Description:
This is a predicted structure of a 510-nucleotide part of an RNA (small-subunit ribosomal RNA, 5' domain) from an uncultured bacterium.

Context: one part of a larger RNA
């Protein structure tokens, strides 16, 4: 000098930041991922229209019931689509191509988006829901009947794509790449609509995002010296989007290591942060990029993408429900609770802005985010008044008793009103009729010096000295060292010095 700090004393205001570093311990409660009726069928509700039959009434009409149809800014389920792989959290693991940087892929994928080319023909059978029956305490499940689709399936067509065979041109970087032609085999599609469009299928190109490989770089330890059998390489096969011992069978016996293999310890990495003149050292909170993880371990499914925090299955530990047969759960999301700890906040408001998902749109959802609350935790700014005022008042303290000092300090006179307080007006942030913040910021007016100062130190280092008390006691202390009867070193007081809404102490780094 610095800190995500803590502790002690003290504490006026504002702006901007920051806030579980420990138990990746366990979690009550609420919320954090939905959306589309312009994909589909049905149900309910509301309204309109057309009926049916009953009661009352002379009638108009009234009361309750019921069928069909149309509409819907309506509701909750279901099928279907897209999203849920983003966003948010944490740092356990990881010494590794995890990260950083520079290359490569002639070994790869990419939903939605943009551009270009070509197309969408003919059919079929189901199923959820609803209904009926049944089982179960529940979670939920079984059977029957029936129904729709942009759900599923078959056939056709193929600009073209994939595979196989023969050929040609051309290029290079070793395996080879690109283009063209012929033949054979295989391969598509879906509709909706307010008639404007929105979608669907195949192919090519782009953009974006990812996958893989390699060079180099960044911890400690030799009181770890040898390590290795899918190990190192090859062939055949499998697998993947793709290369590859990635996996498998067989064959060979290799591969790594004092330029530190293997083992052990520690650790997420980086942009950066702190310090320092620099070189360097230390660190990796907040913000940003990458990685890993989601109760512990394992596994796959779906999908363009996961081996998937708020999905599934199995095992385990734990918690809860149970009719004892069986079930339910996962805050390292936002708040919040318990616990641990020296220590770290509200079970707040809003989708107004920015951004994201879905939707043609209106819009819905969004604890991302924007705000507010708490905390001197940090940085920065401001205030606690300004000028005058000597008989140097009183009081305090010291005294050689003359005085000195506190001290222009106070009183007193004049003045000002920042901030806080009261009143009035009142934004930008939004293009619009949309503003949580918020009657906030800001502006004007009003009153009155009024509401606002402490903390540490004073032996030397180190700036600041006396008195009393104590008497190697009580105590101080970073080092040297003080204290045993005159202690500038302990305690108190007066005075002084340094900082100041802070000041000290402790811890850690330079």
């Nucleotide at each position: 000098g610095a800190u995500g700090a803590a502790c002690g004393c003290u504490g006026g205001c504002g702006g901007c930041g920051u806030g579980c570093c420990u138990a990746a311990u366990g979690c009550a409660u609420g919320c954090a991922a939905g959306u589309c009726g312009a994909g589909c069928g049905a149900c309910g509700c509301a309204u309109g229209c057309c009926g049916g039959a009953g009661g009352g009434g002379u009638a108009a009409c009234c009361c309750a019931c019921u069928g069909g149809u149309a509409u819907g800014a309506c509701g909750g389920a279901g099928c279907g689509g897209c999203g849920a792989a983003c966003g948010g959290g944490u740092g356990a693991g990881u010494a590794a191509c995890a990260c950083g940087u520079g290359a490569g892929c002639g070994a790869c994928c990419u939903a939605c988006c943009c551009c270009c080319c070509a197309g969408a023909c003919c059919g079929g059978g189901a199923u959820a829901g609803c209904c009926c029956a049944g089982g179960g305490a529940a979670a939920c499940c079984u059977g029957g009947a029936u129904u729709a689709a942009u759900a599923c399936c078959g056939g056709a067509u193929a600009c073209c794509c994939u595979c196989g065979a023969a050929g040609a041109u051309u290029c290079g970087c070793a395996u080879g790449g690109a283009u063209c032609c012929u033949c054979g085999a295989g391969g598509a599609a879906a509709g909706c609509u307010c008639u404007g469009g929105c979608g669907c299928u195949g192919g090519g190109a782009g953009a974006u995002g990812g996958g893989c490989u390699c060079g180099c770089g960044g911890c400690c330890u030799a009181u770890c010296a040898g390590c290795u059998u899918g190990u190192u390489g090859g062939u055949g096969g499998g697998g993947u989007a793709a290369c590859g011992g990635c996996c498998u069978a067989c064959c060979a016996a290799g591969g790594c290591g004092u330029c530190g293999a293997c083992g052990g310890g520690u650790a997420g990495c980086u942009g950066g942060u702190c310090u320092g003149a620099g070189a360097g050292g230390a660190c990796g909170a907040u913000c940003a990029g990458c990685c890993a993880c989601a109760c512990u371990g394992g596994g796959a499914c779906u999908g363009a993408g996961a081996c998937a925090c708020g999905g599934c299955c199995c095992a385990g530990a734990c918690u809860c429900c149970u009719a004892c047969g069986g079930g339910a759960g996962g805050c390292a999301g936002c708040a919040g609770c318990a616990g641990g700890g020296a220590a770290u906040u509200u079970u707040g408001c809003g989708c107004a802005a920015u951004g994201g998902g879905c939707g043609a749109a209106a819009g819905c959802c969004u604890g991302a985010c924007g705000c507010a609350g708490c905390a001197a935790c940090g940085c920065c700014g401001c205030g606690u008044g300004g000028g005058g005022g000597a008989u140097g008042a009183a009081g305090g303290c010291c005294u050689u008793c003359g005085g000195g000092u506190u001290g222009u300090a106070a009183a007193c006179c004049c003045c000002u009103u920042u901030c806080a307080g009261g009143a009035g007006g009142g934004a930008a942030g939004a293009a619009a009729u949309u503003g949580a913040c918020g009657g906030u910021a800001c502006c004007u007016c009003c009153a009155g010096a009024a509401g606002a100062a402490g903390c540490a130190c004073c032996g030397g280092c180190c700036a600041a000295c006396u008195a009393c008390g104590u008497g190697c006691c009580a105590g101080c202390a970073g080092c040297c060292g003080c204290g045993g009867u005159a202690a500038u070193a302990c305690g108190u007081a007066g005075g002084g010095u340094g900082c100041g809404a802070g000041c000290g102490u402790u811890a850690u780094c330079c």